A computed fold for a 73-nucleotide RNA from a Candidatus Omnitrophota bacterium, annotated as transfer RNA. Rfam family: tRNA. The family's RNA type in Rfam is transfer RNA. The prediction has a mean pLDDT of 81.

RNA sequence: GCCGGCAUAGCUCAGUUGGUAGAGCGUCUGUUUUGUAAACAGAUGGUCGGGGGUUCGAUUCCUCUUGCCGGCU
Repeated sequence: GCCGGCAUAGCUCAGUUGGUAGAGCGUCUGUUUUGUAAACAGAUGGUCGGGGGUUCGAUUCCUCUUGCCGGCU
């Protein structure tokens, strides 16, 4: 230098013909217990890496760019 993949909640990751973004873990509260843990119930969670474009509407499509990983030279 060229090519490809990944970026979504505090963490690990889902999310297809474009239509209001989810799970598990975690955290907090309550019940239970002499107390803790466990269990159960409830609550808490996001500028979808950033800019621009297409569209009535973009996590999703196009383009530029940042970071990380891999391959080729």